[in-house]
């Protein structure tokens, strides 16, 4: 260099034809227990990597940049 993936909560991950952004562990309250762990019920936690564009409307499309990750190639 080239050519695909990937990028959403603290962490791993969904999101169906663009139309209200989830879930499970974690956190943090409170129930239950002598008391912890377990369980239950609840709160709170998003610049959906960055940016532009299309659209009434973009996590979803379309371009550009950044990171990871994998693969492939080259002459004189």
């Nucleotide at each position: 260099g080239c050519c695909g993936g990937c990028u959403u909560a603290g962490c791993u991950c969904a999101g169906u034809u663009g139309g209200u952004a989830g879930a499970g562990c974690a956190a943090c309250c409170g129930c239950c227990u002598u008391g912890u762990a377990a369980g239950c019920g609840g709160u709170a936690g998003g610049u959906c990597a960055g940016g532009a564009g299309u659209u009434c409307g973009a996590g979803u499309c379309u371009c550009c940049u950044a990171g990871c990750c994998g693969g492939c190639u080259c002459c004189a």
Molecule: transfer RNA
Organism: Pseudonocardiaceae bacterium YIM PH 21723